[in-house]
Context: one part of a larger RNA
């Protein structure tokens, strides 16, 4: 890990409600005494409870009473069922389904490890320096002083023992629960050590790191209180049948807990309740929409409205203003907190229809209080986010089947149970792949399909409009494109072409006081514009459909893959197929409702109530949760119930019986006790608790 065994809602005592049984205007006995065939039964105990009356705070008074001065008011009661036992739901007090703290407080054990201290002992190779001072010399009135030599001081050097542990690999199921190579620090000290003693648990010891007090320390350990407490996470064991939630609101030292109301479910009661559908009356002020109906917001104009600044004028009057603030008008235009207006739907009601308890009371039992994704309307954020908050629908939640390549929440659809039958849905029908490379009419050339925006461009298809066109458009070619004059001014210079100003006329088919290139400046090219040459559309805008480009990402790319091109894209019509646990068919099964049969029970009958079989009809996805029915296990009672050395139990095997838990028979094995059927009573049912023991 894995098999085998063990392992979680008891018990007691009180309260409630159910159900069964006794008695019943009663109903029950506690303690205790008494008798026996003694864990058992029987009798006695009427204290006491509970009920039979209420109302008041009481006094009290009673089918009443209390408020009250009173009430023809109102409150509360009165027109009757309890109460003992016994199963079983649920509550409360207990450890109270089972395991799990970190703690608290007593009571006691430890200083053989370690701190620190006490007494008594041990150790420290070698080698360097060379303090005091002393002597001997020089020096000095004396002293200092300097010099040799003696000397041997030091938390003094260097470096073994010993002792420490800055750095460092390596070790990390280790050689080791702190080590081991290497490098390094002290080594006469505040030194390292032995042996003997002292100091302790809110307390010792501490050169001080909450360090350390027996591999354990922000308060040791051991045992007791202790099954502490745990609003917390884990576990919580057999079937089968019927229903089935919630993730919300209020409050809450409350937010991952509670409580009560919603929401499940079980019993009882109610007789035309609930939902739906029409009709009809209701209320509103939300989409919208408005703007001389208000409140605010806001752009653009007019104004010879008003107020005030500025200038001009000053003698007053009065003028000018592209300065400011306000009013009026026109003209567009904005609101969640604006509104003269005002839906659609939602919501109440009445009355019909439909409906057949889905609704409503009243009582037991519960879960739920972390919800999520999507659509819509909307706050919040950035018209971000698998975001946030909230309304309404809907799915998952607790929903399996088909679709979406894979994908809780998106689409289709609700799975009783079988069938080697059929129809659909959604979504597909070239091939992996069931089913048309299916019909008819476009589209697209981009492999678009099979990621995106602005914006961009003679791609392609349909639509509409204008403008030139056989008195010949559009492009091309061929020719011309001249004269006044180098206008006029400026300029160094300005000749069509720096710049400013004007832009006439003239020959003409036509040609600018010039379109741009050019040059110092002219020259040179060119356009415009005009003819010929060609011959048929040309140009230009607008709406829309398909497609281009924009369009860069990190390990190998791709529509799921191949591969698809009058398609196996698209787009619009149409015929058929396939496809699911939906529908259908057959056969079964188990609920619940009506009908009917014949039967039992209880009754004087009616009539309830069981259980069985038969037909309609209805309905069985399900998690938290309620209700119900069963199977087994151990063990007692009971039975003129039974089997067993001619083989019990348990084991292995088997193609039976039952919807299942599970139960027969048979055969082997085993070798000494089990069963049945109808009660009772429980140490009564295991893959999960990082369970707990063994075993491998």
């Nucleotide at each position: 890990g894995u098999c085998c065994g063990g392992g979680a809602g008891u018990u007691a005592c009180u309260c409630u409600g159910u159900c069964g049984g006794g008695c019943g205007a009663g109903g029950c006995u506690a303690a205790c005494c008494c008798c026996u065939u003694c864990a058992g039964g029987g009798g006695g105990g009427c204290a006491g409870c509970c009920g039979u009356a209420g109302g008041g705070a009481a006094a009290c008074c009673g089918a009443g009473u209390c408020c009250g001065a009173a009430a023809c008011g109102g409150g509360c009661g009165a027109u009757u069922a309890g109460u003992c036992c016994g199963g079983c739901g649920g509550a409360g007090u207990a450890g109270a389904c089972c395991c799990g703290a970190a703690u608290g407080c007593c009571a006691g054990u430890g200083a053989u490890c370690u701190a620190c201290c006490c007494a008594u002992g041990g150790c420290c190779a070698g080698g360097a320096u060379g303090a005091a001072c002393g002597c001997u010399g020089g020096g000095u009135a004396a002293c200092a002083c300097c010099a040799g030599c003696g000397g041997g001081a030091g938390g003094u050097c260097c470096g073994a023992a010993c002792g420490g542990c800055a750095c460092u690999c390596u070790g990390u199921u280790g050689a080791a629960a702190a080590a081991g190579g290497g490098u390094c620090c002290g080594a006469u000290g505040a030194g390292c050590u032995g042996u003997g003693g002292g100091u302790a648990g809110g307390a010792g010891u501490u050169a001080a790191a909450g360090g350390c007090u027996a591999a354990u320390c922000a308060a040791a350990c051991u045992g007791g209180c202790c099954u502490a407490u745990a609003g917390c996470u884990g576990g919580u064991u057999c079937u089968c049948c019927c229903c089935g939630a919630a993730a919300u609101a209020g409050c809450u030292u409350u937010a991952g807990g509670g409580c009560u109301a919603g929401c499940c479910u079980c019993g009882g009661g109610a007789c035309g309740u609930a939902a739906c559908c029409g009709a009809c009356g209701g209320g509103g002020g939300u989409a919208g929409a408005g703007a001389g109906a208000c409140u605010g917001a806001a752009u653009g104009g007019a104004u010879u409205g008003g107020a005030g600044g500025g200038c001009c004028c000053a003698c007053c009057a009065g003028g000018c203003u592209a300065c400011u603030c306000u009013g009026u008008c026109c003209a567009a235009c904005c609101a969640a907190a604006c509104u003269c207006c005002g839906a659609a739907u939602a919501c109440c009601g009445u009355c019909g229809g439909c409906g057949g308890a889905a609704u409503c009371c009243c009582g037991g039992g519960a879960g739920u209080c972390a919800g999520a994704a999507c659509g819509u309307a909307g706050g919040g954020g950035a018209u971000a986010a698998g975001c946030u908050c909230u309304a309404c629908g809907c799915u998952c939640g607790a929903g399996a089947g088909g679709g979406a390549a894979a994908c809780a929440g998106c689409c289709c659809a609700g799975a009783c149970c079988g069938u080697c039958a059929g129809c659909u849905a959604a979504g597909g029908c070239c091939c992996c792949u069931a089913a048309a490379c299916c019909g008819u009419g476009g589209c697209u050339a981009a492999g678009u399909g099979a990621c995106c925006a602005a914006g961009g461009a003679a791609g392609u298809g349909g639509g509409a409009g204008u403008g030139c066109u056989a008195a010949g458009a559009c492009a091309g070619c061929u020719c011309g494109g001249a004269u006044g004059u180098u206008g006029g001014c400026u300029u160094a210079g300005a000749a069509g072409c720096a710049g400013c100003c004007a832009c006439c006329a003239u020959u003409u088919a036509a040609a600018a006081a010039g379109u741009g290139c050019g040059u110092a400046a002219c020259a040179g090219c060119u356009u415009a514009c005009g003819a010929g040459u060609c011959g048929a559309g040309c140009a230009u805008u607008c709406c829309u459909g398909c497609g281009c480009c924009a369009u860069a990402a990190a390990u190998g790319a791709u529509c799921g893959g191949g591969c698809c091109u009058c398609a196996a894209g698209c787009c619009a019509c149409g015929u058929g197929c396939c496809g699911a646990a939906g529908c259908u068919a057959c056969g079964g099964a188990c609920g619940g409702u009506g009908g009917g049969a014949a039967g039992g029970a209880u009754c004087c009958a009616c009539g309830u109530c069981c259980a069985u079989c038969c037909c309609a009809u209805c309905g069985u996805g399900g998690u938290a949760g309620g209700g119900g029915a069963g199977c087994g296990u151990u063990c007692c009672a009971u039975g003129c119930c039974g089997c067993g050395g001619c083989g019990a139990a348990g084991g292995c095997g088997g193609a039976c019986c039952g919807c299942g838990a599970g139960g027969a028979c048979c055969g082997c094995u085993g070798g000494a006790g089990c069963g049945c059927a109808u009660g009772g009573a429980a140490g009564u049912g295991a893959u999960u608790a990082u369970c707990c023991g063994g075993a491998c």
Molecule: large-subunit ribosomal RNA, domain II
Organism: Planctomycetota bacterium